[in-house]
Context: one part of a larger RNA
RNA sequence: GAACGAACGCUGGCGGCGUGCUUAACACAUGCAAGUCGAACGCGAAAGUCGCCUUCGGGUGGCGAGUAGAGUGGCGCACGGGUGAGUAACACGUGGAUAAUCUACCCGAUGCUCUGGGAUAACCUCUCGAAAGGGGGGCUAAUACCGGUUAAGCCCACGGGCUCUUCGGAGCUUGCGGGAAAAGGUGGGUCUUCGGAUCUACUGACAUCGGAUGAGUCCGCGGCCCAUUAGCUAGUUGGUGGGGUAACGGCCCACCAAGGCGACGAUGGGUAGCUGGUCUGAGAGGAUGAUCAGCCACACUGGAACUGAGACACGGUCCAGACUCCUACGGGAGGCAGCAGUGGGGAAUUUUGCGCAAUGGGCGAAAGCCUGACGCAGCAACGCCGCGUGAGUGAUGAAGGCCUUCGGGUCGUAAAGCUCUGUCAGAGGGGAAGAUAAUGACGGUAUCCGGAGAAGAAGCCCCGGCUAACUUCGUGCCAGCAGCCGCGGUAAUACGAAGGGGGCUAGCGUUGUUC
Numbered sequence: 001g002a003a004c005g006a007a008c009g010c011u012g013g014c015g016g017c018g019u020g021c022u023u024a025a026c027a028c029a030u031g032c033a034a035g036u037c038g039a040a041c042g043c044g045a046a047a048g049u050c051g052c053c054u055u056c057g058g059g060u061g062g063c064g065a066g067u068a069g070a071g072u073g074g075c076g077c078a079c080g081g082g083u084g085a086g087u088a089a090c091a092c093g094u095g096g097a098u099a100a101u102c103u104a105c106c107c108g109a110u111g112c113u114c115u116g117g118g119a120u121a122a123c124c125u126c127u128c129g130a131a132a133g134g135g136g137g138g139c140u141a142a143u144a145c146c147g148g149u150u151a152a153g154c155c156c157a158c159g160g161g162c163u164c165u166u167c168g169g170a171g172c173u174u175g176c177g178g179g180a181a182a183a184g185g186u187g188g189g190u191c192u193u194c195g196g197a198u199c200u201a202c203u204g205a206c207a208u209c210g211g212a213u214g215a216g217u218c219c220g221c222g223g224c225c226c227a228u229u230a231g232c233u234a235g236u237u238g239g240u241g242g243g244g245u246a247a248c249g250g251c252c253c254a255c256c257a258a259g260g261c262g263a264c265g266a267u268g269g270g271u272a273g274c275u276g277g278u279c280u281g282a283g284a285g286g287a288u289g290a291u292c293a294g295c296c297a298c299a300c301u302g303g304a305a306c307u308g309a310g311a312c313a314c315g316g317u318c319c320a321g322a323c324u325c326c327u328a329c330g331g332g333a334g335g336c337a338g339c340a341g342u343g344g345g346g347a348a349u350u351u352u353g354c355g356c357a358a359u360g361g362g363c364g365a366a367a368g369c370c371u372g373a374c375g376c377a378g379c380a381a382c383g384c385c386g387c388g389u390g391a392g393u394g395a396u397g398a399a400g401g402c403c404u405u406c407g408g409g410u411c412g413u414a415a416a417g418c419u420c421u422g423u424c425a426g427a428g429g430g431g432a433a434g435a436u437a438a439u440g441a442c443g444g445u446a447u448c449c450g451g452a453g454a455a456g457a458a459g460c461c462c463c464g465g466c467u468a469a470c471u472u473c474g475u476g477c478c479a480g481c482a483g484c485c486g487c488g489g490u491a492a493u494a495c496g497a498a499g500g501g502g503g504c505u506a507g508c509g510u511u512g513u514u515c
Stems, first nucleotide, its partner, number of pairs: 001515004006511005013387006019380002021345001026343003030340003035075003040072002043069001048063006082298003092222007101215002106211006113204001114148004123138006154179003158175007184203008224270003231261003236258008273295004277288004300321005323334004351377001353376003359373001360371004390420004400411004424456001428449003434442001459504005464485003470499005480487002
C1' cells in the first nucleotide's frame, strides 16, 4: 500500500446492488418448511336449505353431495434446503477403465394386455389402556395380493457352430429345460335383457432392445505438518474352492502357501472438508476456501437393517445411551446443522414479515393443490458504487476569536447582504414493465407531473522526524504521549487546551488477520 463475512470508538442525509453466528455439530418454547391423485378402489358426513306430518317437543324425505373426511392403492418423500462435526481418504482435483455394473420417471422401436382365486383396511361390534396405542369377531373393493395359459425377443443352466481378441473373454447363431401381464381407468359412438357388450380416442400395465440422464466400482498422477513418531502387518499378503453383491475384489468363509508395506517416509501423532475460485503480488509465489458453483460427509450420540429404481434415509423404522417433557407410576412422547424465533456462549452477525405473480420442483389427463426452494419486503454505513448537504456575486476586508514587534496580521469572499437554482428528502396528483387468454407478493413501489422553500442533511483523524500540516497558553520526568526513533525535570511545534493548518469524507480512526 492492498484486502476483510470483521469488531470497537466518535459521527451519520439519501439511493442502487450485494452481504450478515467466523464462537457452543450448545440446548431449544411456538408456528410453518412434503405432499398429491376420485380419470386405481370401497365407504361416506355436517352446517345450511326445501317439502310433508305434527300432540309444536319433534319426526321424515329431497337438495347440499358422492362434497368434506378418514381408509386401501399409486407416485413423490433418496430432490430441493442446512451444516463442516468427522475425514490425510481414491474424500477431492484431473485423466483413464468397467470385456466387472445398475438406472424410477423421459424418448424411440417390437410384441403383448388371455383365464381364474382367496383375502384385508375403511365400516359395524365386543374389549384392554390415564394416554400413546392396541386385541378379538363380522362385512367389502381395487391398477392391492396369489395361481394357471401363452413366450417372437429376453434371462439362467448345459451342449454345438462362426467371427474378433489384450488369450481373461466378448459378439452373433443354434438345440434342450425354467420365468411376466393392470383381463385396468376415462371420454365419445352403437347395441342392450339396463347387469353390460362392442368400436374408437386418450391414458395406463407387462416383456424386450436401444437412447438419454443419473449413479456404483477400479486405477495413474496431484495438493498439510512432526523422524524429539522407524519399524508396521494374522484376514495380514497371495492362491484354490465357495458364499455374497447390480457389479470386481479377503468383501466374507474353509483350506493351502508365507507373504505384504517402509528413509521415494510405512506405522504413529497433530491439524484439516476438497475444488472452481478469493485476497495479495510485476511475476514466481504466499495466504485462504464466507457468499455463488461442483463433489464429499453428517442430521441428538452410537449401532442396525427394512422399503424402494435409488437410502442404510435431516422433518422414516428398530435397539442402546445422554437429555427434555407428559403420566392415573403401569407406561409413553421428542430431536431447528430447514425458515423465522428463544436462551446460552461471544468483540460480534437480522423479521416468530408478504406471496406462490415469476423461475424451479412434487403429484395430477387437466382444473389445480403443496412448496420458509424461490421471488420480495423488513433490520444493520457490514461492504462496493452513485448523489447531496447549495450556486453566483459580495471589502466598511464588519462583529467576534486567535496571534502580535501594538504598526498590524489571520480566520476571510468566509459570513451578513443581493441575485438565483431546486438534486435528494418532505407534502399533492397520475402511475408501469416484470405476464399474459387470464392471474402481480413486490406496490400506489420504480417512475412522471406541477407547487413551496436555502430550506431538513459534516464529521473524524492528524500537525517532532519517518509524513502533508505551527503558534500561544497550561503543566513541570508530574499528568501524560508513543507504530519506530523517542517526547515531558519552567521558554514542550511531541503531554492537555485554544487559534490556525494538513488529510480523508458519510464516513474517519483504532484493533485483529493475510499478502
Annotation:
This is a predicted structure of a 515-nucleotide part of an RNA (small-subunit ribosomal RNA, 5' domain) from an uncultured bacterium.